The RNA shown here (c-di-AMP riboswitch aptamer (ydaO/yuaA leader)) has 168 nucleotides.
Its Rfam family is "c-di-AMP riboswitch aptamer (ydaO/yuaA leader)". About the family: This family represents a conserved RNA structure found upstream of the ydaO and yuaA genes in Bacillus subtilis and related genes in other bacteria.
The prediction has a mean pLDDT of 75.
[in-house]
RNA sequence: UGGGAGAUCACGCCGAAUCGGUGCCUUCGACGGUACCGAACCGGGGACCCAGUUUCCUUUGGGGUGAAUCCCUCCCAGUAGCCGGCCAGUGGCCGGCUCGCGGGAGGGUAGGGCUACUUCCUGGCCCGAAUCCGUCAGCUAACUCGGUAGGCGUCGAGGAGGAAAGGU
Numbered sequence: 001u002g003g004g005a006g007a008u009c010a011c012g013c014c015g016a017a018u019c020g021g022u023g024c025c026u027u028c029g030a031c032g033g034u035a036c037c038g039a040a041c042c043g044g045g046g047a048c049c050c051a052g053u054u055u056c057c058u059u060u061g062g063g064g065u066g067a068a069u070c071c072c073u074c075c076c077a078g079u080a081g082c083c084g085g086c087c088a089g090u091g092g093c094c095g096g097c098u099c100g101c102g103g104g105a106g107g108g109u110a111g112g113g114c115u116a117c118u119u120c121c122u123g124g125c126c127c128g129a130a131u132c133c134g135u136c137a138g139c140u141a142a143c144u145c146g147g148u149a150g151g152c153g154u155c156g157a158g159g160a161g162g163a164a165a166g167g168u
Base pairs, nucleotide, nucleotide: 010154011153012152013151014150018039019038020037021036022035023034024033025032040148041147042146043145044144045143050138061136062133063132064131065130070108071107072106073105074104075103076102078101079100080098081097082096083095084094085093086092087091111127112126113125114124115123117162118161119160120159121158122157
């Protein structure tokens, strides 16, 4: 001097996932930990009216959170039903069909996010997952139940307008 990794602080992003108070603990000190309370934000259930005319667990089940839906191609060897054949005796094997359902890879897409005050425009960069309920839920006042996690980034494209704060 350059690159990489980790920790702490600050700032920023996705997301509802933040703020405050009291007691106790640790500590030099709490902006730390923990219990409780409050505020705020978010989600579910839940009448009349309105909407709906459905389907009653192996049924093409249904539904929620979320931007995360839908379509196409290829691969895998499982699985469900049906048909045919063989062995056999109440079952097993093989093949075919629905190219169903499932998993993997790729491409697109409804939709969503960032680009450091903010809005719009242009350009650029990304996401387009996962999971929960358990046969059950439309909307929904009163009422009622629950959540406040997790993950990432580091001087950062430009133009037009607007606003706030600070200073004089």